[in-house]
RNA sequence: AGAGUUUGAUCCUGGCUCAGGACGAACGCUGGCGGCGUGGAUUAGGCAUGCAAGUCGAACGAGAAAUUUUCCUUCGGGAAGAGAGUACAGUGGCGAACGGGUGAGGAACGCGUAGGUAAUUUGCCUUUAAGUUGCGGACAACCUGGGGAAACUCAGGCUAAUACCGAAUGUGAUUGCAAAAUUAAAGGAGGCCUCUAUUUAUAAGCUUCCGCUUAGAGAUAAGCCUGCGUCCUAUUAGCUAGAUGGUGGGGUAAUAGCUCACCAUGGCGAUGAUAGGUAGGCGGCCUUAACGGGUGGCCGCCCACACUGGGAUUGAGAUGCGGCCCAGACUCCUACGGGAGGCAGCAGUCGAGAAUCGUCUACAAUGGGGGAAACCCUGAUAGUGCGACGCCGCGUGAACGAUGAAACCCUUCGGGGCGUAAAGUUCUUUUCUCUGUGUGCAGUGUAUUAGAGAUUAAUAAUUUUUGAUAUAAGAUAUUAGCAGAGGAAUAAGCCACGGCUAACUCCGUGCCAGCAGCCGCGGUAAUACGGGGGUGGCGAGCGUUGUCCGGAAUCACUAGGCGUAAAGGGCAGGUAGGCGGACCGGUAAGUCAGAUGUUAAAGGCUCAGGCUCAACCUGGGUAAGGCAUUUGAUACUGUCGGUCUAGAGUUAGGUAUGGGAGGACGGAAUUCCCGGUGUAGCGGUGGAAUGCGCAUAUAUCGGGAAGAACACCAAAGGCGAAGGCAGUUCUCUUGGCCAUAACUGACGCUAAACUGCGAAGGUGUGGGUAUCAAACAGGAUUAGAUACCCUGGUAGUCCACACAGUAAACGAUAAACACUAGGUGUCGGGGAGAUAUAUCUUCGGUGCCGUAGCUAACGCGUUAAGUGUUUCGCCUGGGGAGUACGAUCGCAAGGUUGAAACUCAAAGGAAUUGACGGGGGCCCGCACAAGCGGUGGAGCAUGUGGUUUAAUUCGAUGCAACGCGAAGAACCUUACCUGGGUUUGACAUCCCGAGAAUCCUGUAGAGAUACGGGAGUGCCCCUUCGGGGGAAUUCGGUGACAGGUGCUGCAUGGCUGUCGUCAGCUCGUGUCGUGAGAUGUUGGGUUAAGUCCCGCAACGAGCGCAACCCUUAUCCUUAGUUACCAUCAUUAAGUUGGGGACUCUAAGGAGACUGCUUCGGUAAUAACGGAGAGGAAGGUGGGGACGACGUCAAGUCAUCAUGGUCCUUAUAUCCAGGGCUACACACGUGCUACAAUGGCCGGUACAAUGUGUCGCAAGACAGCGAUGUCAAGCAAAUCACAAAAAGCCGGUCUAAGUUCGGAUUGGAGUCUGCAACUCGACUCCAUGAAGCUGGAGUCGCUAGUAAUCGCGUGUCAGCAUAACGCGGUGAAUACGUUCCCGGGCCUUGUACACACCGCCCGUCAAGUCAGCCGAGUUGAUUGCACCCGAAGGAGGUGAGCUAACCGUAAGGAAGCAGCUUUCUAAGGUGUGGUCAGUAAGGAGGACUAAGUCGUAACAAGGUA
Repeated sequence: AGAGUUUGAUCCUGGCUCAGGACGAACGCUGGCGGCGUGGAUUAGGCAUGCAAGUCGAACGAGAAAUUUUCCUUCGGGAAGAGAGUACAGUGGCGAACGGGUGAGGAACGCGUAGGUAAUUUGCCUUUAAGUUGCGGACAACCUGGGGAAACUCAGGCUAAUACCGAAUGUGAUUGCAAAAUUAAAGGAGGCCUCUAUUUAUAAGCUUCCGCUUAGAGAUAAGCCUGCGUCCUAUUAGCUAGAUGGUGGGGUAAUAGCUCACCAUGGCGAUGAUAGGUAGGCGGCCUUAACGGGUGGCCGCCCACACUGGGAUUGAGAUGCGGCCCAGACUCCUACGGGAGGCAGCAGUCGAGAAUCGUCUACAAUGGGGGAAACCCUGAUAGUGCGACGCCGCGUGAACGAUGAAACCCUUCGGGGCGUAAAGUUCUUUUCUCUGUGUGCAGUGUAUUAGAGAUUAAUAAUUUUUGAUAUAAGAUAUUAGCAGAGGAAUAAGCCACGGCUAACUCCGUGCCAGCAGCCGCGGUAAUACGGGGGUGGCGAGCGUUGUCCGGAAUCACUAGGCGUAAAGGGCAGGUAGGCGGACCGGUAAGUCAGAUGUUAAAGGCUCAGGCUCAACCUGGGUAAGGCAUUUGAUACUGUCGGUCUAGAGUUAGGUAUGGGAGGACGGAAUUCCCGGUGUAGCGGUGGAAUGCGCAUAUAUCGGGAAGAACACCAAAGGCGAAGGCAGUUCUCUUGGCCAUAACUGACGCUAAACUGCGAAGGUGUGGGUAUCAAACAGGAUUAGAUACCCUGGUAGUCCACACAGUAAACGAUAAACACUAGGUGUCGGGGAGAUAUAUCUUCGGUGCCGUAGCUAACGCGUUAAGUGUUUCGCCUGGGGAGUACGAUCGCAAGGUUGAAACUCAAAGGAAUUGACGGGGGCCCGCACAAGCGGUGGAGCAUGUGGUUUAAUUCGAUGCAACGCGAAGAACCUUACCUGGGUUUGACAUCCCGAGAAUCCUGUAGAGAUACGGGAGUGCCCCUUCGGGGGAAUUCGGUGACAGGUGCUGCAUGGCUGUCGUCAGCUCGUGUCGUGAGAUGUUGGGUUAAGUCCCGCAACGAGCGCAACCCUUAUCCUUAGUUACCAUCAUUAAGUUGGGGACUCUAAGGAGACUGCUUCGGUAAUAACGGAGAGGAAGGUGGGGACGACGUCAAGUCAUCAUGGUCCUUAUAUCCAGGGCUACACACGUGCUACAAUGGCCGGUACAAUGUGUCGCAAGACAGCGAUGUCAAGCAAAUCACAAAAAGCCGGUCUAAGUUCGGAUUGGAGUCUGCAACUCGACUCCAUGAAGCUGGAGUCGCUAGUAAUCGCGUGUCAGCAUAACGCGGUGAAUACGUUCCCGGGCCUUGUACACACCGCCCGUCAAGUCAGCCGAGUUGAUUGCACCCGAAGGAGGUGAGCUAACCGUAAGGAAGCAGCUUUCUAAGGUGUGGUCAGUAAGGAGGACUAAGUCGUAACAAGGUA
């Protein structure tokens, strides 16, 4: 610091996701040790049990027992002492308001920070001053009696005090102007005899200490008040009656409506009151570069709470966690009458939960309470236990060790990996086990004693301090540490490996199982699932989940945007607010600088130090910022005062205008009415029909009525804030612009709220209604047509008044001001030009082009989208949704404001390349047209589909499958079926044994096969001559292996088809563009052609085109047999001699190139085109081979090859027979025909390509014939196939299902072949079917072509209507490119890119999900009104009752119970608000491979 993901690719916008860090965590797998931390986050849910607050006998009274000793005894027991002034309990004092827990409530002076308190309190503590005198009456405990189950309680009696109450004094304090008044106290302990009194030790004395009382000061702790800061919602906008203030009572420690009476009517709020929701606040913690964001567990400060609600008492302090009273809920006890309780203290338990520990030890240390002290208490605390919950540290060994062991994995089978890893050898002992030793935490208390102070009359006592001795106390702890012994011994996992993101292979699975953070993997070769091996990462941990920050500049203060991506309010006026021209002076609020105080500690940073290091701990230092106080500075802002004219405005003069409102008038057109002329149609459409018309329409002429709109002018034009504004004229009226002066003196800009205006359509009331025209009706169109088209037609369209308030209200561009090149139109005004056409210039508007600059690009560009300032509005992924609910406006329709759940990983902008368009332009092609001939109808042949079958083997399937693979299925082929066999196999290699070549032959069987018989041993090498070894070959055996036309053409190679012989497809360098890309290759011409020329930011090049190759057409040269024959001779015959001329053959050459002429063409002498000459051939002469980059996952695993997979006594292999030849049917391709341009018969003429010895076969003979027999010649320019046919000549047939046509069938044969039954071809005789030119549609062909005629060849034993070739005869037509099809180039639109066979919308049907409405219903919370009213405070009353004081007494003073008033918790009744749960039913939404109906959008999307 970034990365992935929208696209075919690109740039941008924009969301989603990831990598990092953190945690009081949880879950999964795993787990050796130690240190330091940390651990109920959920039910502030309920709690058994134990403990968590007591202490003081030096404040006070009383006072046991067990046990034991002694004595007495009637042996039952009693007394005394010790236990013991002990225990328990009581009065009294202090403490219990601290410490500990929790975060429910609370949005508040609660907290934080800075201040105030002259408006206050403060026990214990320190200090100062003064005092501590003298009396009294009770009540507990205890005793007696009573009630009760218990808790407890009642009555009577006795008693002490530092308990309680008067009196005295008054340093002081309080009240008061003063006089004056009011107002305290308590004793206890130790020691001593100086004084006094008794006398031998005491106190009434002295002294010390601890207390007590009254005051002052301090410290500490608290109360109250104030400035500032402190979450979300405006779908919460108004709130408030003690409410705001005053006066006077009361009240408090103290201010105050804190409370009450009276008076006034205030107070708060858009700088967010009130209401609702949520939340303990902070120091800090996490994260971040920082700003910020999140958070508030542990530790620390503050607050609040203690089962829920209310209340007071005591006290220095509470409205009190382990106190009290009342109400409520819950739990427990009960003898049913009543009682008891409060773990959010420490442990622990149940519950709920993903989840959070021991019913441990000790007061040894630190701290706290009480005490004079010893000491007691202390679940505070110190420790330990449990949990990898976190951080930190250590270990699980180290060195050497190659035959690179084995296992395992992979493999191209060679090897590679694991891997020095292991084994093995040597070493070490952190850790571990055992044993021993053992610092520090300890400081001290008490007693005795020695000294030095303080106090004192004192050497006593007390106290402080220094030393010595004695004694007592250790939870952790069987500690840490150290030492010794032992032995590698006790100790490694988790996650990942497609990209992001470090790390790859095998097997299994087969859109299944599964994975997944995002993109996405999985449909038979998965680096993505599961397992193995290997590798990477971290390591006693590793992953996952959750949450927060980061990345995210994705709420942008630092630091974003708004023409088209989300986003400028429809426009204007204007309030608050924000911002604001020039100069001078004052002030010092903002601002800047310095100083002071504070910002607790801990934490952070830094420097040191201590645990072996670290975590952790300790000490020192320190920063930035905030707040407050104070001193200064004065540039800027503010503020106050004065001045100015450049901003803004006013007055006076001109000027343009569809600016607005109202009135009047006008002509053209439309429709209607009346009349005339006139007759049968009109109208309407793509074509029609509905409609109108013989009752006289349409048309035409005249007259009249009505309403609405204003042609031409007219424009890039004018005006207005926008909406908008157009005949002419009149009246009223707003604003702008220009020029020149004068005046005011910043009066300005913007603009929430608010107010007004605001197209069309709509609404209300009343008019009006000619045209047009939603709805509606009819006619068409259509599969349908609730549309488009047509005929009608009502609201409406028009006017007045009122509402409504929205638009793609658009420049999709807020307003204002300033600055920043120009050019060129146009509108209004002015100036210069003497007038004026020109021209120049200036101000204001309105357009186009364009520089810099900006922009993602498109584009904008002085009319900014440039550069700046000010202000307002708005945006933050798509959908859900501008929806729901609420509020508000409206008569309604509806408008404004405006969410969430859920869902997707995109949605989008601009531009690029393609493809496509029922877009455009140009061009080509037997593409159409013009022609000729077919096909589609018939019969047959052949292929296919379908059906059938045991099998009808397989493949090919739009063009580009279908006379295709197959250049030829009777057996074979053959892959299929049935049956019969074989299992190392029909075929290959290796090994072993035997024979070894080979040939003849028998039996069984359908055959394969099985069982035999006979003949025969050769070649090479060695040899001891017995024999051994070897090669070709055969048989038997063993296992490695063979074999497969089994599957996958979507794993492949190769080959092929197709677009298409179409003219295209690319590259290098350069240039342009952010980029995809563009340019070149586009443009103007031209061509068959990206062929060539010209132009051009391109210049060149490659693959294609063309040419080079073959053939054909002409000529030449050479050669002349088997071919040829003009001349000579000869023959039946080029038969022979001869010839080398010709034809022909086959080698080599020539020839054609727009070369020449002319015209056109162009900027041009260009390319090129037209015509012509010459020429055998003329504009690539005809034909062939040759097929660019690529497309179709096109075809082929069955030609062949090949990965993977499957079968292995079978999916292999052999054999026989059958099938591939089936047959209601459908289609393709052909053949033959339907006839007279013909059939038949006879005669007669002219080819070329080819083929032939397992062959072609002349000729002769036989047969009607297929053919047979004999047989010459020929391995072929020599011989043969071989007859060419159409043609020509002559004859016949005469329009018929025929002398056409030949299918079908019967019979008889021939040939091939082991074999023609299934299932061959041919021949003869007989038979003689359909068919009389073929519907819609469709195919081929542009010249030696179509058409027509025959011939040959391959395959092949045989089988050709097919295929491939050959020649003979030999046409017609092309105006032309509108249309159909295909293609090329340019351009345009696009929401397509699997590319129009695309994309995509809505209803309906099915499932799932969330939210909304909903008669209601349930709960929570809250407002208002009323009822009831506990405990308690305060007030009143107090006829009942009463110890202290006064009084001789009566009584008084003072008080208590009781009753009552007020306030008031809980409760109740009624009525509202808000929120939540649930609900029959309802409407819409989202999502879900292959449902239904249509086709709305994207192209002119077929009606933009």
Small-subunit ribosomal RNA from a metagenome, 1504 nucleotides, folded computationally.
The prediction has a mean pLDDT of 83.